């Protein structure tokens, strides 16, 4: 020098555990502001946080009335398995 590879934030799907809501928060959608993001630089899709806006729901049973159970929510977190995962420059690594 040439040709490959790995690794972020995170995403999809499944299982398990512990919660939250069911007196409607959360999820999803839109806008604004801020933040973090392969080992380094820089930064986008994406992610997180805050604020605002629109939309919007599934409860039931038992009962000692304090709870329990079964559901429901495009519900939160954690763990595990599989798959996907940053254009560019440098770095790491394999072969030549």
């Nucleotide at each position: 020098g040439g040709c490959g590879a790995a690794g972020u934030a995170g995403g999809a799907c499944g299982c398990a555990g512990c919660g939250c809501g069911u007196u409607a928060a959360g999820u999803g959608c839109c806008g604004c502001a801020g933040g973090a993001u392969g080992g380094g630089a820089a930064g986008u899709u994406g992610c997180c946080u805050g604020c605002g806006g629109a939309c919007g729901a599934a409860g039931a049973g038992c009962c000692u009335c304090g709870g329990c159970u079964c559901g429901c929510g495009g519900u939160g977190c954690u763990g595990c398995a599989u798959c996907c995962g940053c254009a560019u420059c440098c770095g790491u690594u394999g072969c030549c």
Molecule: THF (Tetrahydrofolate) riboswitch aptamer